RNAcentral holds the sequence, with entries from MGnify. Bacterial RNase P class A from a soil metagenome, 327 nucleotides, folded computationally. Its mean pLDDT, the model's own confidence on a scale to 100, is 77. The model forms 96% of the base pairs in the Rfam consensus.
[in-house]
RNA sequence: UGGCCGGAUGGCCGCGCGUCGAUCGGGCAACCGAGCGGCGUGAGGAAAGUCCGAGCUCCACAGCGCAAGGUAGCGGGUAACUCCCGUCCGCCGAGAGGCGAGGACCAGCGCCACAGUGACGAUGCCGGCGAAAGCCGGAGUGAAACGGGCAAGCUCUACCUGGAGCAAGGCCAAAUAGGAGGGCGACCAACCGGCUUGCCGGAAGGGCGCGUUGCCCAGCCCUCGGGUCGGCCGCAUGAGCCGUCGGGCAACCGACGGCCCGAGAUGGAUGGCCAUCUCCGCAGCACCUCGGUGGUGCGGAACAGAACUCGGCUUACAGGCCGUCCU
Numbered sequence: 001u002g003g004c005c006g007g008a009u010g011g012c013c014g015c016g017c018g019u020c021g022a023u024c025g026g027g028c029a030a031c032c033g034a035g036c037g038g039c040g041u042g043a044g045g046a047a048a049g050u051c052c053g054a055g056c057u058c059c060a061c062a063g064c065g066c067a068a069g070g071u072a073g074c075g076g077g078u079a080a081c082u083c084c085c086g087u088c089c090g091c092c093g094a095g096a097g098g099c100g101a102g103g104a105c106c107a108g109c110g111c112c113a114c115a116g117u118g119a120c121g122a123u124g125c126c127g128g129c130g131a132a133a134g135c136c137g138g139a140g141u142g143a144a145a146c147g148g149g150c151a152a153g154c155u156c157u158a159c160c161u162g163g164a165g166c167a168a169g170g171c172c173a174a175a176u177a178g179g180a181g182g183g184c185g186a187c188c189a190a191c192c193g194g195c196u197u198g199c200c201g202g203a204a205g206g207g208c209g210c211g212u213u214g215c216c217c218a219g220c221c222c223u224c225g226g227g228u229c230g231g232c233c234g235c236a237u238g239a240g241c242c243g244u245c246g247g248g249c250a251a252c253c254g255a256c257g258g259c260c261c262g263a264g265a266u267g268g269a270u271g272g273c274c275a276u277c278u279c280c281g282c283a284g285c286a287c288c289u290c291g292g293u294g295g296u297g298c299g300g301a302a303c304a305g306a307a308c309u310c311g312g313c314u315u316a317c318a319g320g321c322c323g324u325c326c327u
Stems, first nucleotide, its partner, number of pairs: 001323005007277007015042007023034004044303001048314002051312005056165004068161005073087005088102001089100004103156002108154002110150003125138005169233004179224006191202005205217004240259008278301006285294004
């Protein structure tokens, strides 16, 4: 400096999820749940910080400009990036190597510590010239003294950028209330009550003056649509993983083949104990070629823990393995 692993095996008990079986339960429905038994499966290299970039979802969106934010040698990779690779330059290092916010101070503004008379403003001291204003020369400080530096100062240039986020959002779908549309009333029929069992009685609202027709309000019934309670999906097949070959210095890309798909909770599971082994530390014992080996006992084995999903960066990390290079 690069890569990898980050305890192993077995037994017992327990938990989440999926599936199968038999048995039950809740809800109008949509759907959901319970215990039992079988089988399968169950954290990470960082799941973390939420710092960048995307997928996905909803909302917004004529054009141009301004503002605000971001990026900055050159070339390449990528879905994209502030990431990665290569390379140039600068700085650091003896070296392997490391670091770089590396466009522009002939647009404007601003700043330049300490020292020094003076630091961006024509100026103190000494000498010369001069009437003076001033001019010329010199000493001294400092990175820099009419000659520069600084844009991890404003700014300018080029390029990029709509907002909110899975509590996104989508689907199904009660009761009650409200909305839209339609229907109902005399007789008959139906309903209630009585009995002589085929008759009698009862109820059938209000308004537009009344009657008819019609309209409005109320009543009852049916249908529709929106939201709410509630339920489900989003949610685990993806920029996926493994292998071989090929291209490329590399990042990475392509072709072919294979895959047993490998957590999916919503108070949130992924745990505990025992045995054997592995590694580390300590203590004392035995053996010998005096540097180790063997076995015994005790203690320890980190950082941390999913919650829509990826690509990065950063940070944390006991111990171990493999490689390149320098001294």